[in-house]
Context: one part of a larger RNA
RNA sequence: CGCUAGCGGCAGGCUAACACAUGCAAGUCGAGGGGUACAGAAGAAAGCUUGCUUUCUUGCUGACGACCGGCGAACGGGUGCGUAACGCGUAUGCAACCUACCUGUAACUGAGGGAUAGCCAGUGGAAACGCUGAUUAAUACCUCAUAAUAUAAGAGAUUCGCAUGUUUCCCUUAUUAAAGCUCCGGCGGUUACAGAUGGGCAUGCGUCCCAUUAGUUUGUUGGUGAGGUAACGGCUCACCAAGACUACGAUGGGUAGGGGGCCUGAGAGGGUGAUCCCCCACACUGGUACUGAGACACGGACCAGACUCCUACGGGAGGCAGCAGUGAGGAAUAUUGGUCAAUGGGCGAAAGCCUGAACCAGCCAUGCCGCGUGCAGGAUGACUGCCCUACGGGUUGUAAACUGCUUUUGUAUGGGAAUAAACCCCUGAACGUGUUCAGGGCUGAAGGUGCCAUACGAAUAAGCACCGGCUAACUCCGUGCCAGCAGCCGCGGUAAUACGGAGGGUGCAAGCGUUAUCC
Numbered sequence: 001c002g003c004u005a006g007c008g009g010c011a012g013g014c015u016a017a018c019a020c021a022u023g024c025a026a027g028u029c030g031a032g033g034g035g036u037a038c039a040g041a042a043g044a045a046a047g048c049u050u051g052c053u054u055u056c057u058u059g060c061u062g063a064c065g066a067c068c069g070g071c072g073a074a075c076g077g078g079u080g081c082g083u084a085a086c087g088c089g090u091a092u093g094c095a096a097c098c099u100a101c102c103u104g105u106a107a108c109u110g111a112g113g114g115a116u117a118g119c120c121a122g123u124g125g126a127a128a129c130g131c132u133g134a135u136u137a138a139u140a141c142c143u144c145a146u147a148a149u150a151u152a153a154g155a156g157a158u159u160c161g162c163a164u165g166u167u168u169c170c171c172u173u174a175u176u177a178a179a180g181c182u183c184c185g186g187c188g189g190u191u192a193c194a195g196a197u198g199g200g201c202a203u204g205c206g207u208c209c210c211a212u213u214a215g216u217u218u219g220u221u222g223g224u225g226a227g228g229u230a231a232c233g234g235c236u237c238a239c240c241a242a243g244a245c246u247a248c249g250a251u252g253g254g255u256a257g258g259g260g261g262c263c264u265g266a267g268a269g270g271g272u273g274a275u276c277c278c279c280c281a282c283a284c285u286g287g288u289a290c291u292g293a294g295a296c297a298c299g300g301a302c303c304a305g306a307c308u309c310c311u312a313c314g315g316g317a318g319g320c321a322g323c324a325g326u327g328a329g330g331a332a333u334a335u336u337g338g339u340c341a342a343u344g345g346g347c348g349a350a351a352g353c354c355u356g357a358a359c360c361a362g363c364c365a366u367g368c369c370g371c372g373u374g375c376a377g378g379a380u381g382a383c384u385g386c387c388c389u390a391c392g393g394g395u396u397g398u399a400a401a402c403u404g405c406u407u408u409u410g411u412a413u414g415g416g417a418a419u420a421a422a423c424c425c426c427u428g429a430a431c432g433u434g435u436u437c438a439g440g441g442c443u444g445a446a447g448g449u450g451c452c453a454u455a456c457g458a459a460u461a462a463g464c465a466c467c468g469g470c471u472a473a474c475u476c477c478g479u480g481c482c483a484g485c486a487g488c489c490g491c492g493g494u495a496a497u498a499c500g501g502a503g504g505g506u507g508c509a510a511g512c513g514u515u516a517u518c519c
Base pairs, nucleotide, nucleotide: 001513002512003511006371007370008369009368010367011366012364013363014329018327019326020325022324023323024322027071028070029069032068033067035064036063038062039061040060041058042057043056044055045054046053047052048051078282079281080280087207088206089205090204091203092202093201094200097199098198102195103194104193105192106191107190108189109188110144111143112142113141120133121132122131123130124129150175151174152173153172154171156169157168160165180187181186208254209253210252215245216244217243220242221241222240223239224238225237226236227235257279258278259277260276261272262271263270264269284305285304286303287302288301307318308317309316310315335361337360338359339358343357344355345354346353347352374405375404376403377402385395386394388393410456411455412454413453414452415451419446424441425440426439427438428437429436430435431434463508464507465506466505467504468489469488470487474503475502476501477500478499484491485490
């Protein structure tokens, strides 16, 4: 792709890293803070419909728009462009390193200050977004104090190592910390050491094709010194030397993410890298750093470029290789769905909030597996069809009709889960005043789904390819080297088991054939 199609379970589902409308995909904390856009409450005033409406005041209460601050946003999710490389795999090393949150141990948590957002007043601009003034808080920022097993410098003793080196002890000097909130139980903060986890770096070995690519290289190779980094290092720079790689394939070109695995094969091997897991790379294209424990950061910033959009023409906005979805391309691949119930993640003391991660549902015979389309009896071996004929018959064929049975599935009705136990609340017990344990309560998207029961009735359910040999399965008619078939050999020119139709048969079966591709 063609023909066909009953159901269920499990899985899978863009080729243009082409361009993207729209919605959602990263927030959370009021137990850090000033506060009050919101909803109540109270008070005052006005209007009247006499119990409502409007306005103002009070943070008083619930909570919280926006703002400052903390943590997260570096995870999770996507894609395979680039990369032939310490990228990946494997085995080691770091006496050359970092690690927020978490755990353990020890010590500390004193005093003070100036701002700034918000709010308010004014003002610019079409908008995006600003500007000026006044004023205010903090777990924001800054200063001082104290301080060592931290850091830096110096002196001494000492252990170990393949080397650079390094362990332990001790002395002197200098430098550097902190933040509060509170329901008074706690929760935090700072420093140091250790652990755990995650990373960084280095090295041996392995890792595609082309020699119709034979020479390549100037930060190049090494040294000294300095800078830089968490850290070693030409990583960068100055100077000095002239080295370094290469037929065991350098350099160049082409192709390509790597692995666990997957397909095939008796194996060796060959092919492959979808789904799932680990690692890497990338986030419109190219570059750059900032913040931070961690990024050179998919839904952060800046610059340049291409493209698209808005504009009052001055200037602005954007980045689906997140989930859906659209156009385009293509032989070809889905819903602009539901829920946070579970698992997991972020924040929070918690309640909880967020979560297109996830769990589910929808579509597609795309694959694998399972089930069904009935079972038993039934010969005058009925009729039709087809074929042969010695005209008796044979075959379709127990197939049908007919009789009995069953009800998977289906339809209808009713019942109705597990996945959920925690957190939290209540009660009780133990220890002893907040921890543990026990009991009870709360919570289900899927779903009125699975499942169960009852009723009905063979009722709702079979096709596709092939039949010359390879290769299981044969006759008749039509055609007449025509029409056609064909994977190879080859069939067809008047008796074609090879073309087309029919009857019959064979194979597989909700699939069957074809095509492409691998072994």
Overview:
This is a predicted structure of a 519-nucleotide part of an RNA (small-subunit ribosomal RNA, 5' domain) from an uncultured bacterium. The coordinates come from a structure-prediction model, not an experiment, and the mean pLDDT is 83. Rfam family: Bacterial small subunit ribosomal RNA. Rfam links the family to the GO terms ribosome and structural constituent of ribosome. The RNAcentral record of the full RNA draws on ENA and SILVA.